[in-house]
Predicted 3D model of a 71-nucleotide RNA (transfer RNA) from Candidatus Nealsonbacteria bacterium CG23_combo_of_CG06-09_8_20_14_all_40_13. NCBI's taxonomy places the organism under Bacteria, Bacteria candidate phyla, Candidatus Nealsoniibacteriota. It matches the Rfam family "tRNA". Rfam links the family to the GO term triplet codon-amino acid adaptor activity. The family's RNA type in Rfam is transfer RNA. The coordinates come from a structure-prediction model, not an experiment, and the mean pLDDT is 83.

RNA sequence: GUGGCUAUGGUGAAGCGGCAUCACGGCAGGAUGUGGCCCUGCAAUCAGCGGUUCGACUCCGCUUAGCCACC
Numbered sequence: 001g002u003g004g005c006u007a008u009g010g011u012g013a014a015g016c017g018g019c020a021u022c023a024c025g026g027c028a029g030g031a032u033g034u035g036g037c038c039c040u041g042c043a044a045u046c047a048g049c050g051g052u053u054c055g056a057c058u059c060c061g062c063u064u065a066g067c068c069a070c071c
Base pairs, nucleotide, nucleotide: 001070002069003068004067005066006065007064010024011023012022013021018054026042027041028040029039030038047063048062049061050060051059
């Protein structure tokens, strides 16, 4: 340099165009003599910039970061 793969809460992962979900973690409450386990609720996420579309995590382009192959 060329081609391919990956990027989603604090962490690990789902999500093939129509309200972004789950587990652990965090916060608040309940329960308990206290704590843990347990129960209820809450906050927090689509790598960035554009495009297509009524509507984009999803499709397209470019960029960024990581990994792989070739040269």